The prediction has a mean pLDDT of 82. Predicted 3D model of a 477-nucleotide part of an RNA (small-subunit ribosomal RNA, 3' major domain) from uncultured Deinococcus sp. The full RNA is in RNAcentral, with records from ENA and SILVA. NCBI's taxonomy places the organism under Bacteria, Deinococcota, Deinococci, Deinococcaceae, Deinococcus.

Context: one part of a larger RNA
RNA sequence: UGACGGGGGCCCGCACAAGCGGUGGAGCACGUGGUUUAAUUCGAAGCAACGCGAAGAACCUUACCAGGUCUUGACAUGCACGGAACUCGGCGUAACGGCUGAGGUGCCCUUCGGGGAACCGUGACACAGGUGCUGCAUGGCUGUCGUCAGCUCGUGUCGUGAGAUGUUGGGUUAAGUCCCGCAACGAGCGCAACCCUCGUUUUUAGUUGCCAGCAUUAAGUUGGGCACUCUAGAGAGACUGCCGGUGACAACCGGAGGAAGGUGGGGAUGACGUCAAGUCAGCAUGCCCCUUACGUUCUGGGCUACACACGUACUACAAUGCUACGGACAAAGGGCAGCAAGUUAGCGAUGACAAGCAAAUCCCAUAAACCGUGGCUCAGUUCAGAUUGCAGGCUGCAACUCGCCUGCAUGAAGGCGGAAUCGCUAGUAAUCGCAGGUCAGCACUACUGCGGUGAAUACGUUCCCGGGCCUUGUACA
Numbered sequence: 001u002g003a004c005g006g007g008g009g010c011c012c013g014c015a016c017a018a019g020c021g022g023u024g025g026a027g028c029a030c031g032u033g034g035u036u037u038a039a040u041u042c043g044a045a046g047c048a049a050c051g052c053g054a055a056g057a058a059c060c061u062u063a064c065c066a067g068g069u070c071u072u073g074a075c076a077u078g079c080a081c082g083g084a085a086c087u088c089g090g091c092g093u094a095a096c097g098g099c100u101g102a103g104g105u106g107c108c109c110u111u112c113g114g115g116g117a118a119c120c121g122u123g124a125c126a127c128a129g130g131u132g133c134u135g136c137a138u139g140g141c142u143g144u145c146g147u148c149a150g151c152u153c154g155u156g157u158c159g160u161g162a163g164a165u166g167u168u169g170g171g172u173u174a175a176g177u178c179c180c181g182c183a184a185c186g187a188g189c190g191c192a193a194c195c196c197u198c199g200u201u202u203u204u205a206g207u208u209g210c211c212a213g214c215a216u217u218a219a220g221u222u223g224g225g226c227a228c229u230c231u232a233g234a235g236a237g238a239c240u241g242c243c244g245g246u247g248a249c250a251a252c253c254g255g256a257g258g259a260a261g262g263u264g265g266g267g268a269u270g271a272c273g274u275c276a277a278g279u280c281a282g283c284a285u286g287c288c289c290c291u292u293a294c295g296u297u298c299u300g301g302g303c304u305a306c307a308c309a310c311g312u313a314c315u316a317c318a319a320u321g322c323u324a325c326g327g328a329c330a331a332a333g334g335g336c337a338g339c340a341a342g343u344u345a346g347c348g349a350u351g352a353c354a355a356g357c358a359a360a361u362c363c364c365a366u367a368a369a370c371c372g373u374g375g376c377u378c379a380g381u382u383c384a385g386a387u388u389g390c391a392g393g394c395u396g397c398a399a400c401u402c403g404c405c406u407g408c409a410u411g412a413a414g415g416c417g418g419a420a421u422c423g424c425u426a427g428u429a430a431u432c433g434c435a436g437g438u439c440a441g442c443a444c445u446a447c448u449g450c451g452g453u454g455a456a457u458a459c460g461u462u463c464c465c466g467g468g469c470c471u472u473g474u475a476c477a
Base pairs, nucleotide, nucleotide: 001477002476003474004473005472007471008470009469010468011467012466013465015461016460019424020423021422022421023420026315027314029312030311031310032309033308034306035305042053043052064301065300066299067298068297070295073127077126078125079123080122081121082120083119086103087102088101089100090099091098107116108115109114129290130289132288134286138284139283140279141278142277143275145273150189151188152187153186154185155184156165157164158163169180170179171178195267196266197265198264200236201235202234203233204232205231206230209226210225211224214223215222239261242255243254244253245252246251317417321376322375323374324373325372326371327370333364334363335362338357339356342353343352344351345350383414388409389408390407391406392405393404394403430453431452432451433450434449435448436447
């Protein structure tokens, strides 16, 4: 100087407390361990691995296994020879590979002999190739402490020196934020602000959007209009600016005005560093290793196994509910190998025909919870929906291993869950649906977004956890 202490002081955080809802019990989905297996490819491992890489394993993917092939190779550059490229067959195979036949001659230059570019085949060698190893050789990227308020430097001063000072102290703040003081004076990386978005308003613009008044219609449908809504450009607006109180200042408390008030809400943004944290399987890359195989290709299988254990979600156990019919209100997205209105067939999944739309125009697209009326009356039920049987639909060469959906039938566990444990402070929790990416198909349950309805509680900081500053002790470095 640090680190540590079941030392002290001060302070903060959904850290506790106060509340609300869960997990742990059930079924199922997904991930993991274990076991099994020819293989169940690999990685991730307390928080910070376990709905993680994977924004989608039937083949492909695919890295694994069994079996069948190839050996300058599936891919790149260089050399030689031949042929344009390419298209269509036949034999054979589980398939790829293999054997074989026919058609076909383009572009640029040309002395018409030929040469060249791209592409294909054959041959020899340099080489290719490796998701093989090492994340403890690395780059890059990422997680985490933590959006915590810290981490440092120059000069000066002090100390023999390691170092100290500044950065400590008194206040204050979300903040090393600001003020005052002080052997310090300044500065940098962080904080804040500058950026995006939401909330108010002005202006510009007015189609595909809108409709107050005037006509018109089944309908903003059409004429008309751009006032309003909205869209999207440019501005304004908030600064403790004003008032009162407290205070030495900084600031704090209250108020006015205001759409908004003291960081207005949310996001992006992550200092010096820590964990030899994670990733050689995204990519790049050193060393090592394989080179008729640890490379490559094909068929089939596996990654989907199942006594069990854990994690994360979903659905429930019901009456604040379930069910039938009727009625209302979103936002944000996506669409041409696409979204598909409408008509029609079907109980339905879906099929047939098909308008419109590269979309503020058309479509996906009925939002659901909610409201109204009727039924159910506390039961393993008109709760719950697992499982299984039959019959179908869709995608796709192909749904057996192993897809999703529909109808009928079946109708399991489950009576609110032990010890323990998690999230959340406001448009939040809880609850309700909608969309998207991936994608041929496949997610009511994951993820990323979107809106609808919309709470309770916080006395307080003794205690648990994590963190910051000062101080103290130390057989620690």